Description: The RNA shown here (c-di-GMP-I riboswitch aptamer) has 88 nucleotides and comes from Nitrosomonas sp. Its mean pLDDT, the model's own confidence on a scale to 100, is 89. Rfam family: c-di-GMP-I riboswitch aptamer. Rfam describes the family as follows. GEMM was predicted in a large-scale screen for bacterial structured RNA regulatory elements.
[in-house]
């Protein structure tokens, strides 16, 4: 420098759920939990999934339906940077 993570040190993230709060949602953010995670560290670059506010549409219509990502998942897949500790 590289690939790998079977065992081990010291730690690290934190699912469901439940409480506060933002958000139209889909989800986030704190707190408690603690499913799991060698990047469950970070970047919405491809993909893919969810949601459907503005806006267009359909409608008699504040209904309802439909069309829309600039919203939103890195704990869905690849792919960029970056990093601990092991042992070859």
């Nucleotide at each position: 420098a590289u690939a790998u993570g079977a065992a081990a040190a010291g730690g690290g993230c934190a699912a469901a759920c439940u409480c506060u709060g933002c958000g139209a949602a889909a989800g986030c953010a704190g707190a408690g939990g603690g499913c799991g995670c060698a990047a469950a560290g970070u970047c919405a670059c491809u993909g893919a999934u969810c949601u459907a506010a503005a806006g267009g549409g359909a409608g008699a219509a504040c209904a309802u339906c439909c069309c829309a990502a600039u919203g939103a998942u890195g704990g869905c897949a690849g792919g960029g940077c970056u990093g601990c500790c092991a042992g070859g």